[in-house]
C1' cells in the first nucleotide's frame, strides 16, 4: 500500500433479520463461633456514523482499534 478476519456485561465465549444469553467476577441474603465451600437472588454488554427493511448483534458502505498475510 493492497487483501483477509475480529470488535456483545468487569472478564472469556454464545445467539443463521423477530424477547440478547451463559460461566466467572461484582453486590446482597441463607447456613457457619469466624472464614471458605455450597445454595438462592440481584447486576451489568451489541466499537462509532450512515444505510436496506414493519422489525438489524445479524444484510451493505465509511470510520477508528487489534491480529494475521502480500509486497
Nucleotide at each position: 500500500a493492497g487483501g483477509g478476519g475480529c470488535a456483545u456485561a468487569g472478564u472469556u465465549c454464545a445467539a443463521u433479520g423477530g424477547u440478547a444469553g451463559a460461566a466467572c467476577g461484582a453486590c446482597g441474603g441463607u447456613c457457619u463461633c469466624c472464614a471458605a465451600a455450597a445454595c438462592c437472588g440481584u447486576u451489568g454488554a451489541u466499537c462509532u456514523c450512515c444505510g436496506u427493511u414493519c422489525a438489524a448483534u445479524u444484510c451493505g458502505g465509511g470510520g477508528u482499534g487489534c491480529c494475521c498475510c502480500u509486497g

A computed fold for a 71-nucleotide RNA from Parcubacteria group bacterium GW2011_GWA2_38_13, annotated as transfer RNA. The prediction has a mean pLDDT of 84. Rfam family: tRNA. Rfam classes the family as a transfer RNA. About the family: Transfer RNA (tRNA) molecules are approximately 80 nucleotides in length. The organism belongs to Bacteria candidate phyla, within Bacteria.